Context: one part of a larger RNA
Parts: sequence; C1' cells; structure tokens
RNA sequence: GGAAUGAAACGCUAGCUACAGGCUUCACACAUGCAAGUUCGCGGGGCAGCAUGGGGGUUUGCUUUGCAAUCCCUGAUGGCGACCGGCGCACGGGUGAGUAACGCGUAUCCAACCUGCCCUUCACCACGGGAUAACCCGGCGAAAGUCGGACUAAUACCGUAUGUUGUCCAUUGACGGCAUCCGAUUUGGACGAAAGGCUUUGCGGUGAGGGAUGGGGAUGCGUCCGAUUAGCUUGACGGCGGGGUAACGGCCCACCGUGGCGACGAUCGGUAGGGGUUCUGAGAGGAAGGUCCCCCACACUGGAACUGAGACACGGUCCAGACUCCUACGGGAGGCAGCAGUGAGGAAUAUUGGUCAAUGGGCGGAAGCCUGAACCAGCCAAGUAGCGUGCAGGAUGACGGCCCUAUGGGUUGUAAACUGCUUUUAUGCGGGGAUAAAGGAGCCCACGUGUGGGUUUUUGCAGGUACCGCAUGAAUAAGGACCGGCUAAUUCCGUGCCAGCAGCCGCGGUAAUACGGAAGGUCCGGGCGUUAUCC
Repeated sequence: GGAAUGAAACGCUAGCUACAGGCUUCACACAUGCAAGUUCGCGGGGCAGCAUGGGGGUUUGCUUUGCAAUCCCUGAUGGCGACCGGCGCACGGGUGAGUAACGCGUAUCCAACCUGCCCUUCACCACGGGAUAACCCGGCGAAAGUCGGACUAAUACCGUAUGUUGUCCAUUGACGGCAUCCGAUUUGGACGAAAGGCUUUGCGGUGAGGGAUGGGGAUGCGUCCGAUUAGCUUGACGGCGGGGUAACGGCCCACCGUGGCGACGAUCGGUAGGGGUUCUGAGAGGAAGGUCCCCCACACUGGAACUGAGACACGGUCCAGACUCCUACGGGAGGCAGCAGUGAGGAAUAUUGGUCAAUGGGCGGAAGCCUGAACCAGCCAAGUAGCGUGCAGGAUGACGGCCCUAUGGGUUGUAAACUGCUUUUAUGCGGGGAUAAAGGAGCCCACGUGUGGGUUUUUGCAGGUACCGCAUGAAUAAGGACCGGCUAAUUCCGUGCCAGCAGCCGCGGUAAUACGGAAGGUCCGGGCGUUAUCC
C1' cells in the first nucleotide's frame, strides 16, 4: 500500500422508513424529581380527617303531630392518616474500581452442608402470663429528635404441657468390607412446637420426612507480561486435641514434629474483571471482551457486626476519615457506579418525556396498590438493511461554457427545451383496531374445590399511530473524494523552488496531466473523505 472492523471522532453534504446502538475520558463532584413497597380486617388496638346511619338536646325558620337548618354524643357502617404485627426490601437496576484468584471456564465430588415462599406425606394446634407502641399527660431541644408518667391489644413476646421416623446420651448391633470401618434395627433416658381471625369454608400456625429451586464447600485441568524479579515461607507445612461454622478445613487456639513452595519459574513487580461470544484469516492463528446472556466483585473511602431462610446489605445500622450542606454554635444532615438531569474532564456519547395497556416482580384471599424493571415515545447518518430523488420519446446535435490545426470543428450531449406517461415518496382529505379471541368483575352451568364453558360488562400508554384508499402535481429530495505512478480517470489558464501538495516514490526554479481555478472525466453514492485502532 490493498482488503476489513468499530461503543469511534473530525470535514463537506443530507429525502424517508425499519431494526439495532449511544460517557471508551474523572469508581470525579452532584442541585431537583422519581427509582420499594404492600397488607384496613380475612393478624391487632384504634378514629385525627371525610361520608353514612342512629340517638338525644339547644337555637332559628315554617304549614307548631312534624319538617328543614345548626350544634353535641355515639367506631354503629363505608372507609381511613399515623401506630403494633406479617411479608418484601439479599430480587430487579448500575458499574468494572479491585482481583492473576478455585475469580472464571470445563469436568468431578460433598457419607462434610444449608434452603423463606412452592409441591407432597405423616402428626399436632392444650393451658396460661407479663409487657409495649399508637392515643393521653408532662419535660428538654433552633432543628434532627429525645426523655419521663399513665392506659391497652394481637398471628408481637414469654412460661408450662403434650409430642413422631426429630436431636443428644446409653444400649442393641443386621448387611457390606481383608481390616480401620460402615452402621440398618431394638430398648431406655433427656431435650425440643404452635396462632389465630372469619364463619361457609376457604386463609393460616407448629414439628418431622421427601421433592423442587436457590446457594455453600472441595478437587483435576486451562487461564497475560517481565529472570535487567532466584530464592520464598513461621500459622508457615503436617499431626493430636479443642473452639467455631449450615458444613469441611490452621478457619482460629494450645501442644508436638520440621516441614512446605521453587528454572515444569516459586516469590516479587507490571497489567487485567472471567466466559459464552465478536472481528479478522483459506486455515492454523492473531486481536477484542461494548450491546445481549451466565458468573464474580463493588456501592463516597476504610472497618464492623445486627436482623434475617438468605446480607456482612447501592436507595439499612454503628465506628473512623475526606468532602458538601443546615445551625439559635449547643448540635445535626448527606452519599446518582438506579432513571432523567447538572458541572468538570474530553476528539466524543441522548429527554430533568409517557404508561403500568402488555411481559415480569413485591404485597394481598381478591379487587387492587407499587414498579425510571419493562414497554413505548424524543434526540443523534453513529451502524446495518430497504425505498426514493422519475420513466419513455426527443437533433437544427439549440443557447451557453470549455478546447482546437479557429469563416470551421470537437466536447458537455438525449443532456436541456418540447411531447406523452407514472405517483413510490410529498401535501391534503377520508377510512382504519394488529399487539388483547388474553386478562378483571358479576350471574349461570358442568366437573368436582379450582378448573372449564356460556352470558353481561370492563381494560390500549404508544395513538386516531402503523396500515389502506382517493385527489393534486415531476411535483418535495445529490453529494463527496479523486484524475503523475502505485490506482480507475486529462486538458486549458494562473503561479514560477514562490504560494503550495504529499500515504510512499516525489512535484513546484516560465510550456506543471502532481500547486490554485475552470472545463471534462473516474469512483462511490444518502453518503463521501480524513484521522485512529486491529487483522
């Protein structure tokens, strides 16, 4: 140089649609809003506010039994802010800092393990107790908040009972095995549960076994560069006994032994999340790890535990630190590597949008509520694909431009004009229900306890969008780079080693196919070039 790639950037240019993508840099700092709640009775005490009902009374008005308005009482009903309790908050979403490691990939093992919700089997749900929040009263504080007194409930908490194929101890010891062993089985003892509400039955509670799912652990092999890193190691390597754990283990501890690793590269230093995959290449190989999926790690920096089935927990707690903010100076508050958005950095990367309609998740018996997950829309030629910018005819080869051997000819060029046609697209008008034949609610029926069917009703953000039809009229739509050789495509003028070009060779000093402009040509085309990176 050629071919090619992308999470690219820059220059010129730009009609539409679909799909996919969009901070590679400061794991820099963040204003504001939202991103995790739900369960109101089918766990509980309640009633601040709203509505309804009931009761009684005062006052006013009227047609003086009474009605209307007003005020008070009453949780009685609908419902319900906050509170106690339950479940969730360990998922989903983000990022790649750290990590060269059983982190990841692959294969195997756990007779060394756990597992909420879910499925299944068996058994059970007995009797009691003391508190506490809310509410009320009082105190402190600028605030954040906090303290004291009094009342009360529960599926909150605690005690007792009962209790199996549970656990532990003792006993028994089948089968298997050369043996250490493995331990089915028997008996005895000790220890260990629970929760109700509503009423109809459905929802629950407890113990034990099994399953499913998810996780924990162990091991073989593989996993970047440097020897201008050659020795490294004291809980270090192993044993015995213990502690700890769901569980094995120097994981931790006491004692004992002196081991363990290393040129098959230990240790040290540098770099880096790993894989499925992606790019390239005929392949072997080389390079990369963005979007999507799996795993890991992290959540201002460092450390720690609590709760819980599960965390050592992004939107939890505590401590320390840096930073920012509030303050009445006593003290407090915060953590966007969630979605948008701001500043900074940078060549460089989007909206402080809509909806829970669908899919999925949490809670709930359900209706339903929540969901920046998700689905959509907005911006960007940043990629891929598709469509278009018209088609046919048309020679006096018009005018104009450019060139030449110049009264002429060549070229631009069927190109234009002109004639006929078409209408994708555009504009206007009209129609238009895919994603939902799903799902929810009411009633009825069937089978038999949550399924199916019928019927009525209801549910669409995108969006009156996609799509379809009609009308109008060629109407609304082409550029970029290059033309000395490599390399497809040449002439004129200007300039005169100047101005400039250039990827390499090299052009330019008065006839420059290489600089600048023009005409013509070549290549690609909604793109074309340049830069960067990889093969």
A computed fold for a 535-nucleotide part of an RNA from an uncultured bacterium, annotated as small-subunit ribosomal RNA, 5' domain. The prediction has a mean pLDDT of 80.